[in-house]
Molecule: Bacterial RNase P class A
Organism: Pseudomonadota bacterium
């Protein structure tokens, strides 16, 4: 050079006007509550005065009620300055958080998961081994428990799809029949009973496979390896290997067929679910009346409440909370093969609620893909123009 495998990253850049949401700060504006400081009235007390009361005081404490200032908290409004979708934000397929139900206890029922071991909040996720499969490799795929507990299925073809048989076929030693030879004894030759599964066809898939000896002609009939199935022993937490010995084969294949075995699951869901304010006028029909009905469970025990539930109609449909600081990012150390855990250190990074993250114009490139948050997190899986950057492996060529 080619050809390839794994693993991270990046999603056109730039400027410049103009705009949309949140947050923060000043500053004006309104509304409310408080506070000082004056002023007006109004009670009372107290001094003046006086015999008493009236009356007067720039004396005092108290109520109302008004001005100047000054503060807090809502609201609108201008200015600044921070921030403002994603690797999938998707599909809701899984697991969790967090709410609320009757705290969720037994039982059936139903649903999931399926080699070991760890990780984790959990998980059907993710590491690391083990088995098996594909690839020359680097790697990459597998629902991978049980089929000697039952039941049930295996189109077509085929003899037979599982209590095993037999279409070509091989054989016909033994039994016997015919013929034909031979004096016999018996031999040939054909054919029945039989006997066999080696070869041939069928099909995904055929009742161990290879070779040897054996036999009439076959067969685990016998015996060697290989498979399988038991059982010891050795490694290994295990799954599993590896080795020794025993059984002539008893066990075809589907469990993403019912099943069985282990193990997990209560249920709705942020339109959860709380406050605050607006409404709840009047009416009409149906259930059941405690062997009933409702309380969000699929059922049934157990629990609570009890004039209750429903349905027509009719009335409101506004604001705040929940909310975004979290199994949080980033950087370093330390323990792990790893996934991951600790420890320190530093950052604040969307919060709408008719729902914002946009538009325009200008350069330039290699012309831009899939597509957007709506209570949050892990994960799976789907869709995705294209670029970069590590790490290995394959072939060629050269030194």
């Nucleotide at each position: 050079g080619g050809a390839g495998u794994c693993g991270g990253c990046c999603a056109g850049a730039c400027a410049g006007c103009c705009g949309c949401c949140c947050c923060g700060c000043a500053c004006c504006c309104g509304a409310u509550c408080c506070c000082u400081c004056c002023c007006g009235c109004g009670u009372c007390g107290c001094g003046u005065c006086c015999g008493c009361a009236c009356u007067c005081g720039c004396c005092g404490a108290c109520g109302c009620g008004g001005c100047c200032g000054g503060g807090a908290u809502c609201g609108g409004g201008u200015g600044c300055g921070g921030g403002g979708a994603g690797g999938a934000a998707a599909g809701u397929c899984c697991g969790g958080g967090c709410u609320c139900c009757g705290c969720a206890g037994g039982g059936c029922a139903g649903g999931g998961u399926g080699c070991c071991a760890g990780g984790u909040a959990a998980c059907g996720c993710c590491u690391g081994g083990g088995g098996g499969g594909c690839g020359c490799g680097a790697g990459c795929c597998c629902a991978c428990g049980g089929a000697a507990a039952g039941u049930g299925c295996c189109a077509c073809a085929g003899a037979a799809a599982a209590c095993a048989u037999a279409c070509c076929g091989c054989c016909g030693a033994u039994g016997u029949c015919u013929g034909c030879g031979g004096c016999g004894a018996c031999g040939c030759a054909g054919g029945c009973a039989g006997g066999c599964a080696a070869g041939g066809g069928u099909g995904a898939a055929a009742a161990g496979g290879u070779g040897c000896g054996g036999u009439a002609a076959g067969a685990g009939c016998g015996c060697a390896c290989c498979g399988c199935g038991c059982g010891a022993c050795u490694g290994g937490c295990a799954a599993c290997a590896g080795c020794c010995g025993c059984g002539g084969c008893a066990c075809g294949g589907c469990a993403a067929a019912c099943c069985c075995c282990a193990c997990c699951c209560g249920g709705a869901g942020c339109a959860a679910g709380g406050c605050c304010g607006a409404a709840u006028a009047g009416g009409g029909g149906a259930a059941c009346g405690a062997u009933g009905g409702c309380g969000u469970g699929g059922c049934c025990c157990g629990c609570g409440c009890c004039g209750u539930u429903c349905c027509c109609g009719g009335g409101u449909u506004g604001g705040c909370c929940g909310c975004u600081c979290g199994a949080g990012g980033c950087g370093u150390c330390c323990g792990g093969c790893g996934a991951c855990g600790g420890g320190c250190g530093u950052c604040c990074c969307a919060g709408a609620u008719g729902a914002a993250u946009g538009g325009c114009u200008g350069u330039c490139c290699u012309c831009g893909a899939c597509a957007g948050a709506a209570c949050c997190c892990g994960g799976c899986u789907u869709a995705u123009c294209g670029g970069c950057c590590g790490a290995c492996u394959c072939c060629g060529a050269c030194c």